Source information: A computed fold for an 81-nucleotide RNA from a Pseudomonadota bacterium, annotated as c-di-GMP-I-GGC riboswitch aptamer. Its Rfam family is "c-di-GMP-I-GGC riboswitch aptamer". Its family is annotated with cyclic-di-GMP binding in the Gene Ontology. The sequence was found by an Rfam model in a public genome assembly.
């Protein structure tokens, strides 16, 4: 350096279900596993969503989504050069 097997040392955790926070998208604890090779961290492009305003799914505002995609940033283990 690059790469990802039905391996390993281990990690996260979908739907749901309590409890708390958000108008809300949704987030955070606990339980559970749909699955993930970055399912680690960052909203910078792009996409859905949600709220505010608007006549108005024009065009703007604040915002959630890193488990929609791209991209930066980090990293374990295996085998390969």
């Nucleotide at each position: 350096u690059g790469u990802g097997a039905c391996a390993a040392c281990g990690g996260c955790a979908u739907a749901c279900c309590c409890g708390c926070c958000g108008c809300g998208a949704g987030g955070c604890g606990g339980g559970g596993a749909c699955g993930c090779a970055a399912a680690g961290c960052c909203u910078c492009c792009g996409g859905u969503c949600u709220c505010c305003g608007g006549c108005g799914c024009a065009g703007g505002g604040a915002g959630a989504u890193a488990g929609c995609g791209g991209g930066g940033c980090u990293a374990c283990c295996g085998g390969a050069g």